[in-house]
Molecule: Bacterial small signal recognition particle RNA
Organism: uncultured bacterium
RNA sequence: GGUUGAGUCCUCUACGGCGUAUACCGGUGAACCCCGCCAGGCCUGGAAGGGAGCAACGGUAAAUCGGUCCCUGCGGGUGUUAGAGGAUCACUUGGCCUGA
Numbered sequence: 001g002g003u004u005g006a007g008u009c010c011u012c013u014a015c016g017g018c019g020u021a022u023a024c025c026g027g028u029g030a031a032c033c034c035c036g037c038c039a040g041g042c043c044u045g046g047a048a049g050g051g052a053g054c055a056a057c058g059g060u061a062a063a064u065c066g067g068u069c070c071c072u073g074c075g076g077g078u079g080u081u082a083g084a085g086g087a088u089c090a091c092u093u094g095g096c097c098u099g100a
Base pairs, nucleotide, nucleotide: 001097002096003095004094005093006092007091008090009086010085011084012083013082014081015079016078018075019074020073021072023068024067025066026065027064028063034059035058036057042051043050044049
């Protein structure tokens, strides 16, 4: 000096990690316009009973709080992770050839 490979650059993919949502678990949660059960009272019946049904109680809906990351989705100026492709003026590094 030539040639070639790799890295620094860009893009994409996968995986991990972080965050978030879903999902799951638990709590709260409807005076009435949710459900169940309906004291009292009301209606009905000669009576036995029956009927509707407020409160209370129990359950649940929308919603909300906490927990978990097992599933699923989303996201990033997350990663001395891996792979593929691209860029290549420059920088670093390895091999080969050649000259002084």